[in-house]
Transfer RNA from Cercophora scortea, 74 nucleotides, folded computationally. Its mean pLDDT, the model's own confidence on a scale to 100, is 80. Rfam family: tRNA. The organism belongs to Cercophora, within Eukaryota.

RNA sequence: GGUUUUAUGGUGUAGUUGGUUAUCACGUUUGCCUAACACGCAAAAGGUCUCCAGUUUAAGCCUGGAUAAAAUCA
Numbered sequence: 001g002g003u004u005u006u007a008u009g010g011u012g013u014a015g016u017u018g019g020u021u022a023u024c025a026c027g028u029u030u031g032c033c034u035a036a037c038a039c040g041c042a043a044a045a046g047g048u049c050u051c052c053a054g055u056u057u058a059a060g061c062c063u064g065g066a067u068a069a070a071a072u073c074a
Stems, first nucleotide, its partner, number of pairs: 001073007010026003019057001028044005050066005
């Protein structure tokens, strides 16, 4: 340098022939439980989906560009 893939709460992830309020697990906080802790139970907070632009009534999803990461080829 070429090609391919990926980017979604603190971490790891689901979500594509575009559609109502973006999913789950772990973690965090609060309450219950306990003498206390752990386990368990209940509830809550935390994202506007890497960035810019375009298409559309409507974009996490489609199109173009940029950035970053990984794999592979030279």